The prediction has a mean pLDDT of 81. The RNA shown here (small-subunit ribosomal RNA) has 1421 nucleotides and comes from an uncultured bacterium. It matches the Rfam family "Bacterial small subunit ribosomal RNA". Its family is annotated with structural constituent of ribosome and ribosome in the Gene Ontology.

RNA sequence: GACGAACGCUGGCGGCGUGGAUAAGGCAUGCAAGUCAAACGGGUCGCGCUUGCGCGAUUAGUGGCGAAUGGGGUAGUAACACGUAGGAAUCUGCCUCAAUCACGGGCAUAACUCUGGGAAACCAGAGCUAAUACCCGAUAGUCCCCCGCCUAUGGCGGGGGUAAAGGUACUCUUUUGAGUUUCCGGAUUGAGAUAAGCCUGCGGGCUAUCAGCUUGUUGGUAAGAUAACAGCUUACCAAGGCUAUGACGGCUAGGGGAGGUGAGAGCCUGACCCCCACCAAUGGCACUGCGACACGGGCCUUACACCUACGGGUGGCUGCAGUCGAGAAUCUUCCACAAUGGGCGAAAGCCUGAUGGAGCGACGCCGCGUGCACGAUGACGCUCUUCGGAGUGUAAAGUGCUUUUAUGUCUGAAGAAGGCAUCUUUUUGGUGUUUGACAUUAAGACAGGAAUAAGGGGUUGCUAAACUCGUGCCAGCAGCAGCGGUAAUACGAGUGCCCCGAGCGUUGUCCGGAAUUACUGGGCGUAAAGAGUGUGUAGGGGGGUGGUUGUUAGUCUUGCUUUAAACACCGAUGCUUAACAUCGGGACUGGGUGAGAUACGGCAAUACUAUGAGGAUGCGAGAGGUUGACGGAACUCUGGAUGUAGGGGUGAAAUCCGUUGAUAUUCAGAGGAACACCGAAAGCGAAGCAGUCAACUGGCGCAUUCCUGACCCUGAGACACGAAAGCGUGGGUAGCGAAAGGGAUUAGAUACCCCUGUAGUCCACGCCCUAAACGAUGUUCUCUGGCUUUUCGAAGUAUCGACCCUUUGAGAGGCGAAGCUAACGCGUUAAGAGAACCGCCUGGGAAGUACGAUCGCAAGAUUAAAACUCAAAGGAAUAGACGGGGACUUGCACAAGCGGUGGAUCAUGCGGUUUAAUUCGACGAUAAACGAAGAACCUCACCAGGGCUUGACAUGCUAGUGAAAGCUCACUGAAAGGAGAGCCUUCUCACAAGGACACUAGCACAGGUGCUGCAUGGCUGUCGUCAGUUCGUGAUUUGAAUUGUUCCCUUAAGUGGGGUAACGAACGCAACCCUUGUCGUCUGUUAUAAGUGUCAGGCGAGACUGCCCCGCUGAGCGGGGAGGAAGGUAAGGAUGACGCCAAGUCAGCAUGGCCCUUUGAUGCCCUGGGCAACACACAUGAUACAAUGGUUGGAACAAUGGGUUUGCCAAGCCGCGAGGUGGAGCUAAUCCCGUCAAAUCCAGCCCCAGUUCGGAUUGGAGUCUGCAACUCGACUCCAUGAAGUCGGAAUCGCUAGUAAUCGCGGGUCAGCUAUACCGCGGUGAAUACGUUCUCAAGUCUUGUACUCACCGCCCGUCAAUGCAAGGGAGUCGGUAGUACCGGAAUCUCGACGUAUGUCGGGACAAGGUAAGAUCGGUAAC
Repeated sequence: GACGAACGCUGGCGGCGUGGAUAAGGCAUGCAAGUCAAACGGGUCGCGCUUGCGCGAUUAGUGGCGAAUGGGGUAGUAACACGUAGGAAUCUGCCUCAAUCACGGGCAUAACUCUGGGAAACCAGAGCUAAUACCCGAUAGUCCCCCGCCUAUGGCGGGGGUAAAGGUACUCUUUUGAGUUUCCGGAUUGAGAUAAGCCUGCGGGCUAUCAGCUUGUUGGUAAGAUAACAGCUUACCAAGGCUAUGACGGCUAGGGGAGGUGAGAGCCUGACCCCCACCAAUGGCACUGCGACACGGGCCUUACACCUACGGGUGGCUGCAGUCGAGAAUCUUCCACAAUGGGCGAAAGCCUGAUGGAGCGACGCCGCGUGCACGAUGACGCUCUUCGGAGUGUAAAGUGCUUUUAUGUCUGAAGAAGGCAUCUUUUUGGUGUUUGACAUUAAGACAGGAAUAAGGGGUUGCUAAACUCGUGCCAGCAGCAGCGGUAAUACGAGUGCCCCGAGCGUUGUCCGGAAUUACUGGGCGUAAAGAGUGUGUAGGGGGGUGGUUGUUAGUCUUGCUUUAAACACCGAUGCUUAACAUCGGGACUGGGUGAGAUACGGCAAUACUAUGAGGAUGCGAGAGGUUGACGGAACUCUGGAUGUAGGGGUGAAAUCCGUUGAUAUUCAGAGGAACACCGAAAGCGAAGCAGUCAACUGGCGCAUUCCUGACCCUGAGACACGAAAGCGUGGGUAGCGAAAGGGAUUAGAUACCCCUGUAGUCCACGCCCUAAACGAUGUUCUCUGGCUUUUCGAAGUAUCGACCCUUUGAGAGGCGAAGCUAACGCGUUAAGAGAACCGCCUGGGAAGUACGAUCGCAAGAUUAAAACUCAAAGGAAUAGACGGGGACUUGCACAAGCGGUGGAUCAUGCGGUUUAAUUCGACGAUAAACGAAGAACCUCACCAGGGCUUGACAUGCUAGUGAAAGCUCACUGAAAGGAGAGCCUUCUCACAAGGACACUAGCACAGGUGCUGCAUGGCUGUCGUCAGUUCGUGAUUUGAAUUGUUCCCUUAAGUGGGGUAACGAACGCAACCCUUGUCGUCUGUUAUAAGUGUCAGGCGAGACUGCCCCGCUGAGCGGGGAGGAAGGUAAGGAUGACGCCAAGUCAGCAUGGCCCUUUGAUGCCCUGGGCAACACACAUGAUACAAUGGUUGGAACAAUGGGUUUGCCAAGCCGCGAGGUGGAGCUAAUCCCGUCAAAUCCAGCCCCAGUUCGGAUUGGAGUCUGCAACUCGACUCCAUGAAGUCGGAAUCGCUAGUAAUCGCGGGUCAGCUAUACCGCGGUGAAUACGUUCUCAAGUCUUGUACUCACCGCCCGUCAAUGCAAGGGAGUCGGUAGUACCGGAAUCUCGACGUAUGUCGGGACAAGGUAAGAUCGGUAAC
């Protein structure tokens, strides 16, 4: 884009078309084929009257014509059915033309009457009668048959044979009847026209998993049959005919003109209209006739249906309507013969479901309308909102105008030609009259009034058009990708918008896009695709000469003819336009035929040889093949000798062999298999081929240019060969070695490793016929820059010669121009440019499978699908990530050390459990002494109970009260709260009002540690203080992307240098900042009596591989030295790139959204409890287990800090002590904590024990803080004195003022559960060979089927359920045949018969039986 469509929603009008596609399933009812009285005799009715005649009308029957057309359908048919182009052996009623004829006789019968049978349908008998019915005779030329002759598809002559029908009108006549001509008929013959039958070439479906088919088959002779040719039929004779250019079989199907689509070529279709064919319930058959084997005729059969009195009958909508059924689905039981056409008729006319019309259906195409103009900084409503506004939107309202359509009224066609009557110049004439279904029409006029008329689909991308709400992986959407898990432009709704519009969507089908079957117009190295290889049949293709000759079915030119009409195209015309219709024109394409051309091609013939191909001659190389002989090394075995305890094997072992003597060494012998070195990127060959020699043998290369003369290339089928494994028969068997056995390994180990070991490997013969049979690259020929290596030839120069060198031919390799390629890559050995032929491919899986067939001994091979299923499968390349890949480098990563953790007790945290509650968060590293730098109340979020509801807190408004608040007293209550009394009576202004302030009531609102860290901000952890991460421009690439950033050297460092299609730059590194260490200088509280200067602060200096030596290569690095407080980053801190983990936090704060809140709140207040529970498990710590110690006494040396809202608190005094009292001083270099320490040192005791270690636990007595120490604080004193004797597997920290060890201070804080955290100083080590391993990180590279990125991806079995296919004991059905039985009607033959006919034979439909074939359904398993 299209449709005979269907479905969903919607629906105003008209025109023109179109409408049972399924069940060729069944049908009620009506109609669809009749007509002629001018062929005939009757009947009935009417009229006239001279009563038996006439006239008119009508009709059952006889007769004629028609009924074979028209109309319907597409079942069958793959065929001379159709289309196209031809042909000859035929017929043709009605029609036209021409010629001739029409004479004389005759027998019946229906109707009708009578009788009879039957339910009916209908039938029988007797009698009467007519014809254009029927019969006989005559005539007969052109007609037919026979014979003869000739100039022979014909002509001439002779013989025989075959015809007929009348009717009407007019005239005459009394009737009967006669005549005439007009008209209608009749007979014969010929010609024409039309229609039909027959034959032939060519054309158009699928299938080879259909390869052979055929016996009337192919041909001949004769006969029969037919309108006619012919095996059409029969008899006889011959053995033919068709087929790979697809016979035969199977499946499907009416064919064409044409229709749809497409640029075309094509592909698909065969509705309506036209042509042809075929069919008429099934199957068969003939009759009549010009024509039928007959839709609305007949006979028989079968099935179905109906009527029946059960005896018997009747029927055929695939005609028009209509009905049932089945179906997604397809109309009125309409009007009319007015027109067109048909049948009959002389005509009028009759008939006509053909046809003309109307009806129904938006089924399609076309046209029209549902109003038009003005109308706001733009109403209402609705939607959205950043709350300002925006959109709907000139849209509406309103004002003016118009009236198509619809409605009503009136008028009103064309389509009509003819017919009849009459007149007449008898003509295509005049006059009159009459004929319309459609039609209540079309069309026109008038009337009123915007009046009567808009929806469907979409809105994530493809694809035009987006917002809000609801929902929350639900409900749902979806053509593909996909959307939906609480902020959905994708679901549902609303609003807006987009597209089309009386329609719009969906589904189905076809074409296009699809160059995605490629003729036009594709491919095959790796994406699907080159057969394993060769030889060759058919077929396809083919050298030179402007050779020669002939011919012309290819090719080209041209004439004639045909290709129906319609359709399509072009131009007109008619309906108001269009659709539609009519007229005209031209063309396409194909076929036939005539004439011409001969370049090319073909065919036939004859020549040619440059360059195809082959041969000859001369050389040459080679693991080419077959057969035989021979050889040495190794191995195993056998025998002997020497010799002794092991050997063998492995990662380590064991099985195994060995004292009956192994392994090892040596001598001799036997056996089988394979051939080191040469040896190579070499050579030959199709696969494949390797010791040496011989015999036989195939192919190849070079040179010579002698011969043949196109002999060539490719190659469907076919044939041959074809690794390894495997099979058969017979040998052989040293080593190796499937299977098998044993030992190991392992969770297991039907494996990898080890010890054995059978088939096999070897030989001969015969099969198998497949491989990643690979160059994943078919064969042949031609052309297109090179460089280089190598093998085998030849020539030249040179040489004494060989080598070398140059040129050239044939192979085998590497790198590469052009070109090609998706890229990778290929590149004279093409995957480049061309030619020829063959094979093969067309998404993945199912599947190289099933079934079938062929081959095979088998294994199996070859050929080769579908159902079903997926939306991908795949190639090449890119960036990452990963690797039990590689290279390099780094890190307390390992190693080397020191000290710990894991065992004990306790503290703290977490899990779990418990509980009314044990609030919440955090969960590997990167949660767990974390949020928490302080849970008795408070905190507080949890629980129980008691209370409040504009609220404990903020702002605004309205109304009221003026005080309220505050203070005091006292009641109730656990408190909060509730309910009272008293005091006080505000400020501005003061008269009031208003304001401030407070309370009460109400309205907006408050409030929430309620949810979402996966909606967020901010902040943070981690990789990691690792050295990385990027950008601009340029360049390369089809592109992703790359380069830069790779490489070399160097560094702690992407630090620096060199090189470089890159050049620069950014964030990181470093530096800048702070602290400490040295010095100078300035200022200064304080210290001190002062000077002075510790100290504090400020400003400076100093360190930069700067200097010297050596080595390496310059950049720099390494080693050493000087100077210096400090030396190679001096030490430490702060500082954390791009990013990763949807990492953490809504409970610090902020914040979107959601939720709770006028009544039992998730808000607020209060009391009490809980966060502190305790079988247990984990994490982080403290204290220890002791003698490097504990304890007693004495002695010494710090630093950082803190202190006035209630702080630090001295001296003195009291208490064993915690502490109390006291109150000086200090807003701090001044006073206090604080005499500031402890480890340390000195002296004494303890003497290796559960202790003078260890201090848990418990009892008692106290102190302090605080409303309050019960749950639940710390501290002091006395007493008690648990576990624990150095800690399993495992695991952590640390590289120097570090670890270890010792104490001190601070924050939080009323107090404290601090052993925590943050700081401070004292004492003060050991070790690092080194980078194999563990972990982590970086750079480059490599592989990848990973990209949520190895915690990836992914395979197979199993379980449950479902689906499809194959097999399957069987079973059921369809189809086409075969054999036999059977045999209606009909035909034919024979006999009988006057005849209808009877009997018999044959052929033949249905039906039956039997064995198979084939296709399908179904079936346990």